[in-house]
């Protein structure tokens, strides 16, 4: 250089046909315990990689760019 895939909360991934951005795990707060820890209630944390386009409306579509992972030469 070509091609495929991927980038989402602190970590690790989900997001179906474009319509309210979610699970675990960690963190914080409380309940619980003689006390830690299991467990069980809350709660806080998101430029959805970065610029743009299409849409009444984009994590989703399309177009550049990056950065990672394979592949082929």
């Nucleotide at each position: 250089c070509g091609c495929g895939g991927g980038g989402u909360a602190g970590u690790g991934c989900a997001g179906u046909c474009g319509g309210c951005a979610g699970c675990a795990c960690g963190c914080c707060g409380g309940a619980g315990u003689c006390a830690u820890g299991a467990u069980c209630c809350g709660g806080a944390g998101g430029u959805c990689g970065c610029g743009g386009g299409u849409u009444c409306g984009a994590g989703u579509c399309c177009c550049g760019c990056u950065c990672c992972c394979g592949c082929u030469a």
RNAcentral holds the sequence, with entries from ENA. The RNA shown here (transfer RNA) has 73 nucleotides and comes from a Phycisphaerae bacterium. NCBI's taxonomy places the organism under Bacteria, Pseudomonadati, Planctomycetota, Phycisphaerae. Its Rfam family is "tRNA". Rfam classes the family as a transfer RNA. The prediction has a mean pLDDT of 83.